[in-house]
Bacterial RNase P class B from Niallia sp. CD-39, 388 nucleotides, folded computationally. Rfam family: Bacterial RNase P class B. Clan: RNaseP clan. Rfam's curators write: Ribonuclease P (RNase P) is a ubiquitous endoribonuclease, found in archaea, bacteria and eukarya as well as chloroplasts and mitochondria. Its best characterised activity is the generation of mature 5'-ends of tRNAs by cleaving the 5'-leader elements of precursor-tRNAs. Cellular RNase Ps are ribonucleoproteins. RNA from bacterial RNase Ps retains its catalytic activity in the absence of the protein subunit, i.e. it is a ribozyme. NCBI's taxonomy places the organism under Bacteria, Bacillati, Bacillota, Bacilli, Niallia. The gene name in the source record is rnpB. Its mean pLDDT, the model's own confidence on a scale to 100, is 77.
RNA sequence: ACGUUUGGGUAAUCGCUGCAAUGUCUAACAUUGUUGAGGAAAGUCCAUGCUCGCACAAGCUGAGAUGCAUGUAGUGAUCGUGCCUAGCGAAAAAAUAAGCUAGGGCAAUCCAGUAUUGGAUUGACGGCGAGGAAAUCACCUAAGUCUCUUGAUAUGGUGAGACUACUCUGAAAGUGCCACAGUGACGAAGUCUUCAAAGAAAUGCGAAGAGUGGAACGAGGUAAACCCCGCGAGUGAGAAACCCAAAUUAUGGUAGGGGCGCUUUCUCUGAGGAAAUGAACGAGGAGAAGGACAAAUGCAUUUAUGCAUUUGUAGAUAGAUGAUUGCCACCAAAGUACGAGACCUUCAGUCGUUUGUAGUACAAUGGAACAAAACAUGGCUUACAGAA
Numbered sequence: 001a002c003g004u005u006u007g008g009g010u011a012a013u014c015g016c017u018g019c020a021a022u023g024u025c026u027a028a029c030a031u032u033g034u035u036g037a038g039g040a041a042a043g044u045c046c047a048u049g050c051u052c053g054c055a056c057a058a059g060c061u062g063a064g065a066u067g068c069a070u071g072u073a074g075u076g077a078u079c080g081u082g083c084c085u086a087g088c089g090a091a092a093a094a095a096u097a098a099g100c101u102a103g104g105g106c107a108a109u110c111c112a113g114u115a116u117u118g119g120a121u122u123g124a125c126g127g128c129g130a131g132g133a134a135a136u137c138a139c140c141u142a143a144g145u146c147u148c149u150u151g152a153u154a155u156g157g158u159g160a161g162a163c164u165a166c167u168c169u170g171a172a173a174g175u176g177c178c179a180c181a182g183u184g185a186c187g188a189a190g191u192c193u194u195c196a197a198a199g200a201a202a203u204g205c206g207a208a209g210a211g212u213g214g215a216a217c218g219a220g221g222u223a224a225a226c227c228c229c230g231c232g233a234g235u236g237a238g239a240a241a242c243c244c245a246a247a248u249u250a251u252g253g254u255a256g257g258g259g260c261g262c263u264u265u266c267u268c269u270g271a272g273g274a275a276a277u278g279a280a281c282g283a284g285g286a287g288a289a290g291g292a293c294a295a296a297u298g299c300a301u302u303u304a305u306g307c308a309u310u311u312g313u314a315g316a317u318a319g320a321u322g323a324u325u326g327c328c329a330c331c332a333a334a335g336u337a338c339g340a341g342a343c344c345u346u347c348a349g350u351c352g353u354u355u356g357u358a359g360u361a362c363a364a365u366g367g368a369a370c371a372a373a374a375c376a377u378g379g380c381u382u383a384c385a386g387a388a
Base pairs, nucleotide, nucleotide: 004388005387006386008328009327010326011325012324013323014322016036018034019033020032021031022030023029038370042381043380045379046378047377048376049375050238051237052236053235054234055072056071057070059068060067078233079232080231081230082229083104084103085102086101087100088099105125106123107122108121109120110119111118112117126228127227129168130167131166136160137159138158139157140156144153145152146151174226175225176222177221178220187217191210192209193208194207195206198203242258243257244256262291263290264289265288266287267286268285269284272281292313293312294311295310296309297308298307299306300305330367331366332365335362336361337360338359341351342350343349
């Protein structure tokens, strides 16, 4: 440094929540018993389940779906995503997500180095390419040719046509932007000066410099610009979701209740249930039988352990699960007593040695981390005094 486990215990007093029993009893209320937050409960990075809405599809009941239950279609005017390879990677298995590991490529930043280069960290690392005419029109020059007094003429050049049509590579390179300044901000662009291949000349392949600017032609930058390509995907919300619903005839959805609590199955009842009926379905309520874990008591048993009985399993919503004190355990330690050695496999080394500061024992005193359930679960990430 990294990883794993743990990260207080006990007793008493008072207080808070849920449940049960008893008392009182219209009910509040009181008493007794019992229960009550983590390894990350955090982050919300990823996923699975559950609940409800929306979209599509077919199904059930019914005369009739707007009801009930099941699935995931639609390929785009939607959403997400993007270096390569291999391995690991959870919720039963398989597969995979976030993530982790290793190697490689590219880019940026930092450090070292004369350079070549090496190392560390980070990465919204798919795509901003190459080439390129002609017809025609205008202008410059006149070698050659003709005329031969002047001169005429392009097959030589410049500009427009043309930041074009078109071609190649690629899964995908289209449209934009780089203020001011500057000729010009990516367009077979480009102002001025000089040199300059070639040339009869006109021209000037190409090179250097100057000016403006943050950057001046380098396979420039920008896609966290619009967009294009590849791959993938029903979608949105979430427990205050959602359901029922008094006073009140209806509507509405307030008070209130459920959801809500360790868990499985069965039975009964049943508000409601397309305008009247009724079906599928069904909020809620009552009862019965099991299973898992924990504690207490008793019996059996050599110990472990087994059996029986009783009790219990957090449930709030403006949010309970706490406070105080004593003792024990943990960390540090003034000081006191002892002390010549202590640590280490060995060598070596380190510290101490009577001025006793290494070490052992006691100990005033002080300290004691990160942190708080809120639908359930799994992985990942982050924080953490101390101890093993």